RNAcentral holds the sequence, with entries from MGnify. A computed fold for a 161-nucleotide RNA from uncultured Enorma sp., annotated as FMN riboswitch aptamer (RFN element). Its mean pLDDT, the model's own confidence on a scale to 100, is 79.

[in-house]
RNA sequence: UUUCAGGAUUGGGUGAAAUUCCCUACCGGCGGUAACUGGCGAACGCCCGGGACGGCACGGCAACACGCGCCUGCGCCCCACGCCAGAAGCCCGCGAACCGCGCCCCGCGCGGUCGAUCCGGUGCGACUCCGGAGCCGACGGUACAGUCCGGAUGGAAGAAA
Numbered sequence: 001u002u003u004c005a006g007g008a009u010u011g012g013g014u015g016a017a018a019u020u021c022c023c024u025a026c027c028g029g030c031g032g033u034a035a036c037u038g039g040c041g042a043a044c045g046c047c048c049g050g051g052a053c054g055g056c057a058c059g060g061c062a063a064c065a066c067g068c069g070c071c072u073g074c075g076c077c078c079c080a081c082g083c084c085a086g087a088a089g090c091c092c093g094c095g096a097a098c099c100g101c102g103c104c105c106c107g108c109g110c111g112g113u114c115g116a117u118c119c120g121g122u123g124c125g126a127c128u129c130c131g132g133a134g135c136c137g138a139c140g141g142u143a144c145a146g147u148c149c150g151g152a153u154g155g156a157a158g159a160a161a
Stems, first nucleotide, its partner, number of pairs: 001161004011023003025147002027137002029094004036086006049078003053075001054071003058067002089135002097113007117133005139150003
């Protein structure tokens, strides 16, 4: 510099009127972190991580399967180690939005406000994993709105080239 950068009201009830109420349904911006998942790599094993996928015997069978015991264990797998990628609405932060002040205006700057999680399990350790049950969602409009209409063909956290 250029480009990109938000999803969602199903079905029913009440009513004159509601995608706004009630039951049910549906959605989840950006960065970070993440005991999770996947990939790749290196190294290593007598004692000195774990395991037969190997071998032998016995039981079993028509034969396999399967069971059981022992042996080996350098290969392979797992664990452990390193790197990479992905992974959270409610763990941390940011944006958007709202309020106030300043500047003639535009727009910008400064300040303020800015949602929501518990229980059980595993474990050395859980905000993060697994299971369960919950909860949250700017402003204006309108029968009270996360999902409709509007500011917005806007702005922007940021991402890519």